[in-house]
Context: one part of a larger RNA
C1' cells in the first nucleotide's frame, strides 16, 4: 500500500420510469489530455536520515552529504482510457410472420346462494350451545311451494398452472389498449447498463363529498362463562366492507435475497417434472382425394418461463446451487453494540390520522 459487509446475525429503497453522474461491444485512423520514459528547475532554514567531529560519555551542539515524493518546464513513446475521422454487427432497437395469457380500462349479459317483502299449505315450536340463556314465534314463526326486489361475491374447471414492474389479477361476451415470447434475418448501426435528486404506480385500514347497503362486521347493547371477564362462546348491531370523484403513501409491501452482463454440469444434473413456442416423425380423427381447415395424443430436438433433487464451489451453520447465497465486472441503496428511539427538536407534506427526514444526554 492492497484486502471487510447486507436470505436468517446491523444492513436491499414496496415497485418502476428516467435527468445529472458513473460505466460501456468489434476494426482501423488522428491527437497526445490521462498514462509511461530521459533531463532541467524548484520544494528556505531548523527538524528527521547518513557520516565525521566538539563538550570525559550521553542528551546537546558543529560541519558535510543524501533522498523518495510533489509542483512546473523541454524533449520523446503510443499499448490502454479519453479525443478526431471512418467502418462493422454479436449488444440494443425498428419493421415482418406467428403464439399463449385471471395484464389493464370501459360497456353489456348470466345463473346458484343469501336476506327481505307478497301470496298459498300448515299449526308449535324455531334458533343457538360444552350446557344454556338473551333472541324469533298463535298479530301464525320455523318448514314447504309460487312470485317479486336488492346488494355483494363468482362453485366445479383449478394445478407444484398462467399474466403483470410491484401492489395485484378468475362467471360469460364485446370494444379499446400495454407488455412478453417464438420464427425468420429486411432495416438502424452502440442508439447500451445503472441511476443521486425528480416523477409515476402502490394491499388493507383510514379520511372528504355524493350514492349504495344483501351478507359479514370494529364500536356498542344484551345473554353466558368466570373470583372478575372491559375477552374467547351466543343473540342483536353501527361505521366499514361496494360504486363514483379526490386524498393518504404505509405492510412480515417477504424469496426477509437491488438491477444489468458474462462464465461454470449444458453433448444429457435428477424427477424422461411442468407451462408455452418452433421444427421433425407418427397414432386416432378429418377430407371422394390432399395434414388446407377444425380437433386428439405420443416421441425426439429447440427456445423462453415456473418448480424440485443435487455435483463443483460457496457458507458460521442452516442451506444456496445455470432462476446462485458459485466465479468475475459495472452501477445504485443501506448498516457500524443494546436500549434510549424511529422518540425529541426542526423542516417538508397531509383535511386529519399521520407520513418522510431524524439526533443527543444520561444508561448497560
Nucleotide at each position: 500500500u492492497u484486502g471487510g459487509g447486507c436470505g436468517u446475525a446491523a444492513a436491499g429503497c414496496g415497485u418502476c420510469u428516467g435527468u445529472a453522474g458513473g460505466u460501456g461491444g468489434c476494426u482501423u485512423u488522428u491527437c497526445a489530455a490521462g498514462u509511461c520514459c530521459c533531463c532541467c528547475g524548484u520544494u528556505a532554514a531548523a527538524u528527521a536520515c547518513c557520516a565525521c567531529g566538539g563538550c570525559u560519555c550521553a542528551a546537546c551542539c558543529c560541519u558535510g552529504g543524501a533522498a523518495a515524493g510533489g509542483c512546473g518546464g523541454u524533449g520523446g513513446a503510443a499499448a490502454c482510457u479519453a479525443c478526431u475521422a471512418a467502418g462493422c454487427u454479436a449488444g440494443a432497437g425498428u419493421a415482418c410472420g406467428g403464439u399463449a395469457g385471471g395484464g389493464g380500462c370501459a360497456g353489456a349479459g348470466g345463473g346458484a346462494a343469501u336476506u327481505u317483502c307478497c301470496g298459498g299449505u300448515g299449526g308449535a315450536g324455531c334458533g343457538g350451545u360444552g350446557a344454556a340463556a338473551u333472541g324469533c314465534g298463535u298479530u301464525g314463526a320455523g318448514a314447504u311451494c309460487g312470485g317479486a326486489a336488492a346488494g355483494a361475491a363468482c362453485a366445479c374447471c383449478a394445478a407444484u398452472g398462467g399474466c403483470g414492474a410491484a401492489a395485484g389479477c378468475a362467471c360469460u361476451c364485446u370494444g379499446c389498449u400495454g407488455g412478453a415470447c417464438c420464427g425468420a434475418a429486411a432495416c438502424u448501426g452502440a442508439c447500451a447498463c445503472u441511476g443521486a435528486g425528480a416523477g409515476a404506480c402502490g394491499a388493507a385500514a383510514g379520511c372528504u363529498a355524493g350514492g349504495g347497503g344483501a351478507g359479514c362486521a370494529a364500536a356498542u347493547g344484551g345473554g353466558a362463562u368466570u373470583a372478575g371477564a372491559g375477552a374467547c362462546c351466543c343473540c342483536a348491531g353501527u361505521a366499514g366492507u361496494c360504486c363514483u370523484a379526490g386524498c393518504c403513501g404505509u405492510a412480515a409491501a417477504c424469496a426477509a435475497u437491488g438491477g444489468a452482463u458474462a462464465c461454470u454440469a449444458g453433448c444429457c444434473c435428477u424427477c424422461u417434472a411442468u407451462u408455452u413456442u418452433a421444427a421433425a416423425a407418427g397414432u386416432g380423427c378429418a377430407u371422394a382425394u390432399c395434414g388446407a381447415c377444425c380437433c386428439u395424443u405420443u416421441u425426439u430436438u429447440u427456445a423462453a418461463g415456473u418448480g424440485u433433487u443435487g455435483u463443483a464451489g460457496c457458507u458460521a451453520a442452516u442451506g444456496c446451487g445455470u432462476u446462485a447465497a458459485g466465479u468475475a465486472u459495472c452501477u445504485u441503496g443501506c448498516a457500524u453494540g443494546g436500549g434510549g428511539a424511529g422518540u425529541a427538536c426542526a423542516u417538508u407534506u397531509g383535511c386529519a390520522a399521520g407520513a418522510a427526514u431524524g439526533a443527543a444526554a444520561g444508561u448497560c
Small-subunit ribosomal RNA, central domain from Wollemia nobilis, 364 nucleotides, folded computationally.
RNAcentral holds the full RNA, with entries from SILVA.
Taxonomically the source falls in Wollemia (Eukaryota, Viridiplantae, Embryophyta, Pinopsida).